Predicted 3D model of a 98-nucleotide RNA (c-di-GMP-I-GGC riboswitch aptamer).
């Protein structure tokens, strides 16, 4: 320094269950292991996922002379979650190579 064929020390843990938060996406814990050489760490970019609360549009519909107003539903933005989706940052076990 650069790779992860093959060994060996170890490490995590997908699906599903079980309890607990949270509207969800999820996510903690304990059981499980599908896979994993960064499946360690950090939401910087991109991507994926939710959609309670505001904000903003927009359909229906009620009210109403208008204006305003209210109700359901639907987009978008804030928001929020995924690092076991890719980048990028950063730490770093083991063994080959040089």
């Nucleotide at each position: 320094u650069c790779u992860g064929a093959a060994a060996a020390a170890g490490g995590c843990a997908a699906a599903c269950c079980c309890u607990g938060a949270g509207u969800a996406a999820u996510c903690a814990g304990g059981g499980g292991a599908c896979g994993c050489a960064a499946a360690g760490c950090c939401a910087c970019a991109g991507g994926c996922u939710c959609g309670a609360g505001c904000u903003u549009c927009u359909a229906u519909c009620u009210c109403c002379a208008c204006c305003a107003a209210g109700a359901u539903g639907g987009g978008a933005g804030u928001g929020a979650g995924c690092g076991g989706c890719u980048g990028g940052g950063u730490u770093g076990c083991c063994a080959a190579a040089u």
Record summary:
Its Rfam family is "c-di-GMP-I-GGC riboswitch aptamer". The family is grouped with related families in Rfam's "c-di-GMP_I riboswitch clan". The sequence was found by an Rfam model in a public genome assembly.